This is a predicted structure of a 123-nucleotide RNA (FMN riboswitch aptamer (RFN element)) from a soil metagenome. The sequence is in RNAcentral, with records from MGnify. The coordinates come from a structure-prediction model, not an experiment, and the mean pLDDT is 88.
RNA sequence: GCCUUCGGGGCAGGGUGCGGGCCGUCAGGCCCAAUUCCCGACCGGCGGUACAGCCCGCGAGCGCUCAUGCGCAGGAUCCGGUGGAACUCCGGAGCCGACGGUACAGUCCGGAUGGAAGAAGGC
Numbered sequence: 001g002c003c004u005u006c007g008g009g010g011c012a013g014g015g016u017g018c019g020g021g022c023c024g025u026c027a028g029g030c031c032c033a034a035u036u037c038c039c040g041a042c043c044g045g046c047g048g049u050a051c052a053g054c055c056c057g058c059g060a061g062c063g064c065u066c067a068u069g070c071g072c073a074g075g076a077u078c079c080g081g082u083g084g085a086a087c088u089c090c091g092g093a094g095c096c097g098a099c100g101g102u103a104c105a106g107u108c109c110g111g112a113u114g115g116a117a118g119a120a121g122g123c
Stems, first nucleotide, its partner, number of pairs: 001123006013039003019032005041107002043097002045058004053095002061072004077093005099110003
């Protein structure tokens, strides 16, 4: 350099009921109904480094360009212990999570059997 393959996981259980339907003279009763709200639960790509969702960087997203690329966006951690070395291990207490759809979504549906950081193997 070429080729092949691989390359993202997660709402258990419970509460409320926007809204809709049925019965009834009325009062009222019954059913469906948020995995998004509330309690609680569960999940964690890639490279670096003392082993990382929260340290440094990359990818995924949106726009522009014939392309190369460029721009925008891009979340979150502290304390103690061990140690030569760890915001990475152990103990504890916290926090975070693109875009569209829908009763407001890290977990459902969708772009996506897609793409990509990269990893393994072959020549």